The RNA shown here (c-di-GMP-I riboswitch aptamer) has 85 nucleotides and comes from Desulfosporosinus sp. OT. The organism belongs to Desulfosporosinus, within Bacteria. The coordinates come from a structure-prediction model, not an experiment, and the mean pLDDT is 87.
[in-house]
């Protein structure tokens, strides 16, 4: 440096749920809490999914469109601890 995640150690992250803040919503942030995770570290680049303040269609209802959200949906890119061959 490449491959890999058997065993182990040092450590790491934190689903649901609860409380509070932000947001139109999806969701997100902080604290508590652990379902899980070997990249559950980072990047919305491709696909998927969620939402619709607003735009468009529309008499309304409703439909439709991300520029919003999700990397703990999948793929891709970048970076990284420990062990093993």
């Nucleotide at each position: 440096g490449g491959u890999u995640g058997a065993u182990a150690a040092a450590g790491g992250c934190a689903a649901a749920c609860u409380u509070a803040g932000c947001g139109a919503a999806a969701g997100u942030u902080a604290a508590g809490g652990a379902c899980g995770c070997a990249a559950a570290g980072c990047c919305a680049c491709g696909g998927g999914u969620c939402u619709u303040c607003u735009g468009c269609u529309u008499a309304c209802a409703a439909g439709u469109a991300a520029u919003g959200a999700u990397c703990g949906c999948c793929g891709g890119g970048c970076u990284a601890c420990c062990g093993a061959g």